[in-house]
RNA sequence: GGGCCGGUAGCUCAGCUGGUCAGAGCAGCGGACUCAUAAUCCGCAGGACGUAGGUUCGACCCCUACCCGGCCCA
Numbered sequence: 001g002g003g004c005c006g007g008u009a010g011c012u013c014a015g016c017u018g019g020u021c022a023g024a025g026c027a028g029c030g031g032a033c034u035c036a037u038a039a040u041c042c043g044c045a046g047g048a049c050g051u052a053g054g055u056u057c058g059a060c061c062c063c064u065a066c067c068c069g070g071c072c073c074a
Stems, first nucleotide, its partner, number of pairs: 001073007010026004019057001028044005050066005
């Protein structure tokens, strides 16, 4: 330098072929249970979907550029 994959809540990830969804587990907070802790159960909060543009009536999902991480080639 070129190619490919990934970048979604604090962490690990899901999200059919664009049209209600922005989600799950863990962690955190509150509560129940317990003598108490743990475990278990219930609930709550938490996200500009890497950034900037573009296409579209409508984009996390398509296109372009760039940034970050990984792999391969040179």
Overview
A computed fold for a 74-nucleotide RNA from a Solirubrobacterales bacterium, annotated as transfer RNA. The organism belongs to Solirubrobacterales, within Bacteria. Its mean pLDDT, the model's own confidence on a scale to 100, is 81.